About this RNA
c-di-GMP-I riboswitch aptamer from Desulfofundulus australicus DSM 11792, 99 nucleotides, folded computationally.
[in-house]
RNA sequence: ACUCCCAGCGGGCAAACCUGGUGAAAGCCGGGGACGCAAAGCCACAGGUCUAAGGUUUCCGUGGUAUCUCCCGGGGACUAUGACGGCUGGGUUGCAAGG
Numbered sequence: 001a002c003u004c005c006c007a008g009c010g011g012g013c014a015a016a017c018c019u020g021g022u023g024a025a026a027g028c029c030g031g032g033g034a035c036g037c038a039a040a041g042c043c044a045c046a047g048g049u050c051u052a053a054g055g056u057u058u059c060c061g062u063g064g065u066a067u068c069u070c071c072c073g074g075g076g077a078c079u080a081u082g083a084c085g086g087c088u089g090g091g092u093u094g095c096a097a098g099g
């Protein structure tokens, strides 16, 4: 000097909840608030989780049409192109008295 571990004086972040905004939702942003966090800084690359507007499919209708197809309304299933880094791994940057 570098890496790793322990560590936290000062300083930093901020879960639940409340509140305003935004979004179809999940969620995100601002304010309040602290459960926690030594990367709870940053990146959706892998896994995982959440949501399903749109799409696909299916069922129902006393709906529209002369009837089927089709259209309209309602329900179910699947689906990320939407999210979560405070779920795990990975990448990347960095403060740090003292040991």
Base pairs, nucleotide, nucleotide: 005099006098012037013036017032018031019030020029021028022027035086041092042091043090045089046088047087048084049083050082054079055078056077057076058075059074060073061072063071064070
Its Rfam family is "c-di-GMP-I riboswitch aptamer". Rfam describes the family as follows. GEMM was predicted in a large-scale screen for bacterial structured RNA regulatory elements. The RNAcentral record of the sequence draws on ENA and Ribocentre. The prediction has a mean pLDDT of 81.